Background
Transfer RNA from an uncultured Clostridiaceae bacterium, 73 nucleotides, folded computationally. The coordinates come from a structure-prediction model, not an experiment, and the mean pLDDT is 82. It matches the Rfam family "tRNA". By type it is a transfer RNA.

[in-house]
Order: sequence, then C1' cells, then structure tokens
RNA sequence: GCCACUUUAGCUCAGUUGGUAGAGCGACGCACUUGUAAUGCGUAGGUCGUCUGUUCGAUUCAGACAAGUGGCU
Repeated sequence: GCCACUUUAGCUCAGUUGGUAGAGCGACGCACUUGUAAUGCGUAGGUCGUCUGUUCGAUUCAGACAAGUGGCU
C1' cells in the first nucleotide's frame, strides 16, 4: 500500500426481505432466610462508532472517515 470482516447496555452477544432494540452475566430494590449465598419478582442502564446521502420512515441500504482483527505484498 491492497483485500476481507467487525463496531448495538458496564461485559459477552442477538436483532433481515427498512416500520420507534432485546437476551445472558453484572448493578440496584423487594420477597424468601436467624443472617449470607442461592432462588423468584421488579427497576435502571442504549442519540445502535462518527458524518453525509437515499427514503414518509434507517441498527438495517449507499458513500466517506475512525478504531480493531485477519490475510496479501
């Protein structure tokens, strides 16, 4: 320098023919217990990497940029 893939909650990751985003773990509260742990129920937590475009509408489609991983030279 070139090519491919990835970027979504604190962490690991889902999420499709474009229609207002979820799980597990973790955090917090309640119940249970003599008290913890475990278990059950609930709550909070996200401008879906950034910018622009297409569209009535974009996590999803297109382009640029940034970061990461792998490969080639």